About this RNA:
A computed fold for a 1494-nucleotide RNA from an uncultured bacterium, annotated as small-subunit ribosomal RNA.

[in-house]
RNA sequence: AGAGUUUGAUCCUGGCUCAGGAUGAACGCUAGCGGGAGGCUUAAUACAUGCAAGUCGGACGGUAACGGGCCCUUUCGGGGGUGCCGACGAGUGGCGGACGGGUGAGUAACGCGUACGCGAUCUGCCUUUGAGCGGGGAAUAGCCCUGGGAAACCGGGAUUAAUGCCCCAUAGUAUUGCUACUGUAGGCGGUAGUAAUUAAAGGAGAGAUCUGCUUGGAGAUGAGCGUGCGUGCUAUUAGCUGGUUGGUAAGGUAACGGCUUACCAAGGCGACGAUAGCUAGGGGGCGUGAGAGCGUGGACCCCCACACGGGUACUGAGACACGGACCCGACCCCUACGGGAGGCAGCAGUAAGGAAUAUUGGACAAUGGGCGCAAGCCUGAUCCAGCCAUCCUGCGCGCAGGAAGACGGCCCUACGGGUUGUAAACUGCUUUUAUAAGGGAAGAAAGGUGGUCAUUUAUGAUCAUUUGACGGUACUUUAGGAAUAAGCACCGGCUAACUCCGUGCCAGCAGCCGCGGUAAUACGGAGGGUGCAAGCGUUAUCCGGAAUCACUGGGUUUAAAGGGUGCGUAGGCGGAAUAAUAAGUCAGGCGUGAAAGGUUACGGCUCAACCGUAGACUUGCGUUUGAUACUGUUAUUCUUGAAUUGAGAUGAGGUCAGCGGAAUGCGACAUGUAGCGGUGAAAUGCAUAGAUAUGUCGUAGAACACCGAUUGCGAAGCAGCUGACUGGACUUAGAUUGACGCUGAGGCACGAAAGCGUGGGGAGCGAACAGGAUUAGAUACCCUGGUAGUCCACGCCCUAAACGAUGUUCACUCGAUGUUGGUAUAUGUAAAGGUAUCAGCAUUUCAGGGAAACCGAUAAGUGAACCACCUGGGGAGUACGUCGGCAACGAUGAAACUCAAAGGAAUUGACGGGGGUCCGCACAAGCGGUGGAGCAUGUGGUUUAAUUCGAUGAUACGCGAGGAACCUUACCUGGGCUAGAAUGCUAAGUGCUAUCUGGUGAAGGCCGGAGUUCCUUCGGGACGCUUAGCAAGGUGCUGCAUGGCUGUCGUCAGCUCGUGCCGUGAGGUGUUGGGUUAAGUCCCGCAACGAGCGCAACCCUUGUCCUUAGUUGCCAGUCACGUAAGUGAGGGACUCUAAGGAGACUGCCGGCGCAAGCCGCGAGGAAGGUGGGGAUGACGUCAAGUCAUCAUGGCCUUUAUGCCCAGGGCGACACACGUGCUACAAUGGUGUACACAGAGGGUAGCGAAGCUGCGAGGUGGAGCCAAUCUCAGAAAGUACAUCACAGUUCGGAUUGGAGUCUGCAACCCGACUUCAUGAAGGUGGAAUCGCUAGUAAUCGCGCAUCAGCCAUGGCGCGGUGAAUACGUUCCCGGACCUUGUACACACCGCCCGUCAAGCCAUGGAAGCUGGGGGUGCCUGAAGAUGGUGACUCAACAGGGAGCUAUCUAAGGUAAAACCAGUAACUGGGGCUAAGUCGUAACAAGGUAACCGUA
Repeated sequence: AGAGUUUGAUCCUGGCUCAGGAUGAACGCUAGCGGGAGGCUUAAUACAUGCAAGUCGGACGGUAACGGGCCCUUUCGGGGGUGCCGACGAGUGGCGGACGGGUGAGUAACGCGUACGCGAUCUGCCUUUGAGCGGGGAAUAGCCCUGGGAAACCGGGAUUAAUGCCCCAUAGUAUUGCUACUGUAGGCGGUAGUAAUUAAAGGAGAGAUCUGCUUGGAGAUGAGCGUGCGUGCUAUUAGCUGGUUGGUAAGGUAACGGCUUACCAAGGCGACGAUAGCUAGGGGGCGUGAGAGCGUGGACCCCCACACGGGUACUGAGACACGGACCCGACCCCUACGGGAGGCAGCAGUAAGGAAUAUUGGACAAUGGGCGCAAGCCUGAUCCAGCCAUCCUGCGCGCAGGAAGACGGCCCUACGGGUUGUAAACUGCUUUUAUAAGGGAAGAAAGGUGGUCAUUUAUGAUCAUUUGACGGUACUUUAGGAAUAAGCACCGGCUAACUCCGUGCCAGCAGCCGCGGUAAUACGGAGGGUGCAAGCGUUAUCCGGAAUCACUGGGUUUAAAGGGUGCGUAGGCGGAAUAAUAAGUCAGGCGUGAAAGGUUACGGCUCAACCGUAGACUUGCGUUUGAUACUGUUAUUCUUGAAUUGAGAUGAGGUCAGCGGAAUGCGACAUGUAGCGGUGAAAUGCAUAGAUAUGUCGUAGAACACCGAUUGCGAAGCAGCUGACUGGACUUAGAUUGACGCUGAGGCACGAAAGCGUGGGGAGCGAACAGGAUUAGAUACCCUGGUAGUCCACGCCCUAAACGAUGUUCACUCGAUGUUGGUAUAUGUAAAGGUAUCAGCAUUUCAGGGAAACCGAUAAGUGAACCACCUGGGGAGUACGUCGGCAACGAUGAAACUCAAAGGAAUUGACGGGGGUCCGCACAAGCGGUGGAGCAUGUGGUUUAAUUCGAUGAUACGCGAGGAACCUUACCUGGGCUAGAAUGCUAAGUGCUAUCUGGUGAAGGCCGGAGUUCCUUCGGGACGCUUAGCAAGGUGCUGCAUGGCUGUCGUCAGCUCGUGCCGUGAGGUGUUGGGUUAAGUCCCGCAACGAGCGCAACCCUUGUCCUUAGUUGCCAGUCACGUAAGUGAGGGACUCUAAGGAGACUGCCGGCGCAAGCCGCGAGGAAGGUGGGGAUGACGUCAAGUCAUCAUGGCCUUUAUGCCCAGGGCGACACACGUGCUACAAUGGUGUACACAGAGGGUAGCGAAGCUGCGAGGUGGAGCCAAUCUCAGAAAGUACAUCACAGUUCGGAUUGGAGUCUGCAACCCGACUUCAUGAAGGUGGAAUCGCUAGUAAUCGCGCAUCAGCCAUGGCGCGGUGAAUACGUUCCCGGACCUUGUACACACCGCCCGUCAAGCCAUGGAAGCUGGGGGUGCCUGAAGAUGGUGACUCAACAGGGAGCUAUCUAAGGUAAAACCAGUAACUGGGGCUAAGUCGUAACAAGGUAACCGUA
C1' cells in the first nucleotide's frame, strides 16, 4: 500500500466482499512449565449459612462469665463467700457506624468535564494562637421486686452513678441592636462607643505532669451554592409554561433564590430547536486510524446516583443514612393465629437466567482505617493463596553426525523413477523444564520488653531480644536419563501452499466471485505442502481499508443529485480612503489542565510482560501585557458597484375594447342528377323526401394562411388589424444619491395541458360511448358518427421529459462567421458597405475541462458569494402520521424484507417488418420437371423374437452401402467354447502337417482309430501341435474428452499482421472515401507505410498452328496381286497418336476518362477481354457429422456385452414423405432397310467365326495381358411402310405357365428369356425444383462394386441440340458503408403485466390485551409545618401526650391522548429451473417512445 466482483471486451460511477488490528468474550479441536494481569456484559432476579463496624473500665453505676488473692467449708472431685486485683456479659455515656466496600436501575441534567465566582455559606477529628474551667440541683438505665406475652418484646414499683441533663455566677477580639468616622464591589473590612444575650467535666498518676472540657481568631481538610462554554437521536414532536416570569412583604435555610406563602404586574422559553418521545451514568481514558476522526466507557482513578419498590423525617460537624428509624406496597420466614421478623447492587456461596464468568480459603505479617494514653481489639478494606490458556509475556519439547538416499506410505511415463527424507535406524553430546533429595531468603521497620547514652523528665540515639499469612515459596546444589512435553487451520482466485482416489447438480462446500450434472488442485478421504504454534480455528462486536457523509477530503448536462419560476424576511457574504477601538486574529507572561495511562531516558525483577524514578507532553480554559496588516465595530469622506433623471429607438411583453378577411359548419333560394363519402381493400354513414357538386344571400363559433426566419419579447409563455392603459430590457449623455449591493432557509406571488365548481357559449376537433372493418381474439391501431372537454367570465387545482435534463450573481481567460436592437466615426448627395463599441440570438474553434459523448466568453474553463439537492438497486415517491384541496389529488416521506449488482459513456459484433450501394438461375423472361398414376429406392411410423446401427431444416431421406439369398451381419432364436476365433514372446513337452477313417450331431464341434515330415556339426534347428504364463477380445458407452477426415456458409471476397499515428482504454487507422472490377482487381486521394493467408496467375484438359517422331494408327500419290472387298510392298503428305513449342497481352485503332478502366456488329485472329471446363476451398461458424473405416483418453464387460455354428431377420405393411424410372402418346408407336461416336473394360478374364435354340442361352474355341483380339449391335437419326385419337398397335404394372444363367443353395429373397395376362394412367390442386450455350432438353454407350443381382442408383462418355434475360420494384441468400439497440447463448435474442402454486416480511382492520406518562375528583399512612393544648413533666417566658388545619407516598375512580402486542377479514410487495394468457417495451419493436392529466 491494496485486491475480487456489473461487460464479449473497455473506461467511469457505484454498492457488496476480503486481507490488518482489537475484545471482560463464547464455541470446536488440542494442551508441557513459569511470571504479570483479568474473570455475571444476561435477572437493579430471589437468597440458605458464615463473616464484612466497632471500640473505650484512663467517663460511669457495677459484677453475669473467666483467672488470681483472701476467708469459710469439704464426701478432697469440689462447693460457698468476698469487686480486693487482672479483666469484663448486659447497661448509661463518648467517638466511630456519612469512611472503606458494591452496583449502574434512574438521570439528556449545572449530572459530568473545564474555567471562574460565593461581598450569599458551613466544616467533627487535626495544626496554630488567645481566654476560661466557680457554685448548685433534679432525674434515669442498669441492679432489685413484680405483671403481661408463644415469641419479639412491653408494663408497674422502689432505689442509684457519670465526661448524661438542668439552674446560678463570670465572660469578650463571640452573637444581636444602635451611634459616629472611614475604605469598598451588595449582607464586606477597619476604628471608637453603647445596650442586651450566651460557657464549661472531668479522668489518670506518688508527684511533676499528661489528657480531656468550654469559648474565640487563623489555617488546613471536606462539603454546599451560583455562572460561561462543552456534553446523544427524532421536526412524521412546533409551539411550551400558572409558582409559570418578575416585583413587594413575610417565612424557611449553614447560605442566595418562587425554596415556600400572600398580594401586584403579565410575563418567561422557542427554528442558534423550546416542549414531547426514545436511548444513555459522565470524565480521565481505552480500541482503531498517517492524522482529522469513528467507536467505546469492562479493570484502575475522579465525580454522580442508588441500596427490595416508593415516601418521610430523626440524630449528627456531616445522612434524608447499603449491614439506623418510621410508614405504604410486593415478596418471603416464624407463630400458640393474638402477633412478630427480614432485605448480599459487602466477601465467599446457592438457585434461576444465560453462549458465558472463580473458593462458603489463609492472615491482620505488611499498607491503610475506627476506637483507645497505651498495650491492644476490630477490619471479606487490604495482603496472599485456590480455580480458569481469558489475555499479555518468557522458556521448553533436544543438539551434532549419519545415504544402502533403508522399510513402509503416496504419486508416476511403473525392469524403473520421484517424494516423505538426514527424516528414521545407528553413533556421539547436552540436561533448560519436569521428577527426586538437600540448603534456603528479601519483604521487618516501627512498636513492645530489657539495658546503655544525651545532667533528669519529655523526647531522641544506640545495643540485645521479640513479631511473616504467603512459605519450606522464590532462589540454589546434587542425581539419573533424550529422558516428562505438538497441535490446529488452510492449500480455485483474492491468499502462502497440489496430486491421487471416492462421489456424479447427489452428498456437500461457500467471506465475495462461485464449485458439484463421470477425468472436481473448490465436496469427502489419503499422501504431500503452507501458515501459526501451547495454542489454532470459528462466531459475535468495533475501528481500518471506505475520499462509501468528503473539516482535512466528494459531488449534482447524460451515472444518485439544480427547487417549475420570480419577489423577498431572517441569516450568510460584501467596493475605495482616513481615523479611532482592539471583539475576532497574532505574540509573550502567569494560573490551571489530579494521579494513573500514553511517550522519552534511566533503573528493578536472569530477559520480557510487569514495576519504579525523572523529563517532555497534556493541542484546552481563564487571566494579563503587547501588536494592529486583515475581518468586525464606530466616525468622517469617495465614486468605480447599485439606483434615479434627460434624450432616443425596439419588440408576437401584458390587460381591455373595437374591427377584418379566408376557411368550415349550418340555414334559405337557385342550377342540377345519381351517386357521394371513406379505405390497403371495404363497410357503417349521407342521398330520388334530390345528397355530393356549383352559384347567391344570411348566420355561428373558433383559429389567424402569406409575411415567417438559423428572428423578436418575456420568468413560465406570447402571433390577424387598430386604439386605450401598462411592465421591462437596451443605447447614449451629462447631472444626482453615495454601497443604498449579491444570495436567499421559512414566507408570498405567478405557474402549460388535463381536471373541478358556477354561469354562458358550442363551428371545427374530439376522451367516454355506438356502429363498421381488421384479427385467432381486437374492450386498439383504420373508418363513420359522437358526449364531456376544447372557447368566455369568475373561483379552485399546483402538477409535466415545468429540459439547456445545466440554480442565481460577479470577475477573468485566443480567434473566426452570421444575425437582431442601438451608438460613434472617415468616405459618401443618399442608400449600401467599412471601422470601433454596447446589449442580445446562433454556428465553429484555441487553451483548458470531462469517464467519454461533449462543453468551450451564453463554459461543463479559472476563481469568489449564497441557496437547493445526492449517497447501491428493488421495496417506493409506497405505508403511517401531518399540512393543503370541493374532489381528483398534491406536499412532506420511512421501515421490514430482498438482490450483487442496478447504472453512464464509448467499442467490436450480431440483429432490424432502418437507410444507401452491389452481386448471385435470387426474382423476372424462357425451357423442362416434381407434386396426380404404376413401379423402383431411401426415410418416418407401425409391426416383430429380430425387423442391427448411424445420418434428421437448409447442410438427413437412390445418404454410410462402388452390390444384404449363405457369407457380409453388427440384430433375433437355438446349439456350443472359456487364456478363448486371430497374432507375438517365453518355458516345458511332443512330432507332426497332410491324408484316410468310426460314432454322434442341423452344423460348429465332441468322443475316438490309423498314420508319423525335412535339415543336421547329433547339441539342436525349421515347421506345426499340446500345456502353462505374459500381452486377450468387444461394431459395448461417451463425436459434449479427442486425432484424422468430411459437410455448410462459399470459389463468397474476405481474414489478418509488423511498424507508425490516434484514443485513458476496449479499440481505431491501414481495410474508410471517389472511381473501377468477377475479385480487398486496379487507380486516385488519404497518418499511414509495408506485408501475409485468400483473389488472380502458375497445373491438367479442350479449341488453332508449328516442330519432332511414325506402330498396332493413317493411305493422297506409286508398284504388285485380286472381278471386287481387300492384301502386300511402300510413304509421312493428311487424320490421329504424344512430346515440345507458338498464340491472347486491352497489345493495336476510335470515343469517354486525371488514371485504373469502360464502350465499339472496330481491325487482325482458330480463339477477345479470367476463351470453355477441371483441380485448387482464407480466418472462422454450426460443442454440425463420424468412437460402426481407422486411431485414441476414460468408463463398462470377462463361462460374456467375447468367440464358433444352423436357421431367421435387415426384404414385414393400414399409412406419410423424399429421390427417381416408365408413361399417359401421332414432334408418337410398330416393322423393314441404311448411317455416324467417344470414353472405357478384359487372363479365375473379354471371348470372335461357325453350329444350335423364337429367345435368355448352349456349344465352340480362333484371337487377345490388347491404338493389333474382344466386349461391340451405338441410339436418337435417315428412307419406306403401317396405325388415325381410342384407354388404342398408347401404357406396361400385376398375375399364370414354361424356361435360361450364376451360385453349396434362388421358399422367405436373384436377374434374364418366352408365351399368355394387360391395372392405374388422357399431362396432374395448393405448392415447389433445375437450367444462361455446346447449356437445358433428348438419345444411347461404358465403368466401379460384383459368383449372380434387385442399377430405374452412382461415376464417366459422346450424338442431336434450343428458347430467353426488359430489368433489379419485390421473394431468398450474400458483400460493403451507415444508423438504432435495453441483444452478446447475440431476434430461435431480450422482456412486461394479470392469473394459478409455495414461502417470507409488511400496511389497513370490528375487536381483545398490555405499558409508561399526564389531567380531574375521592380517600389518605408515616412525617413536616401551623393552631390549640382543661391532661402531664424535677425544670416553667419551657416541653410533651392528645385534638385539629394544610401538604403528601401509595390506593381508588373517570374521561381522553400516546406507544406496543395480537386478530376474523383484507391490500399491495418481495422471492421461488422448466405453469396459464397475451406481446406492452428494446430495431421505425412492426401505431416512435416518454412525461403530466382525465